[in-house]
């Protein structure tokens, strides 16, 4: 110096939930709030998984069923990048 690991220091992020707003929905935004996180930083056009179905198609015939993302999820896996400085 680099890599791995994760004590300490300095900090960081923010689950559920609540009300407000957006959205067809999944979900998202800011605020309040902290379950937790050593990548809970970035990436949805590296890749995979999952969720939803406005819309389209098919079936049915009385408003249902099935399939499909261009929608969503990175706090599902994953890829990329990275602060601190002990054993």
């Nucleotide at each position: 110096u680099c890599u791995g690991c994760g004590a300490a220091c300095a900090g960081g992020c923010a689950a559920a939930u609540g009300g407000c707003g957006c959205g067809a929905a999944a979900g998202c935004g800011a605020c309040a709030g902290a379950c937790g996180c050593a990548a809970a930083g970035c990436u949805a056009a590296a890749g995979g998984g999952g969720c939803u179905a406005a819309u389209c198609g098919g079936c049915a015939u009385c408003a249902g069923c099935c399939g499909a993302a261009u929608g969503c999820u990175u706090g599902c896996c994953a890829g990329c990048u990275a602060c601190c400085g002990a054993a």
Molecule: c-di-GMP-I riboswitch aptamer
Organism: Paenibacillus sp. N3.4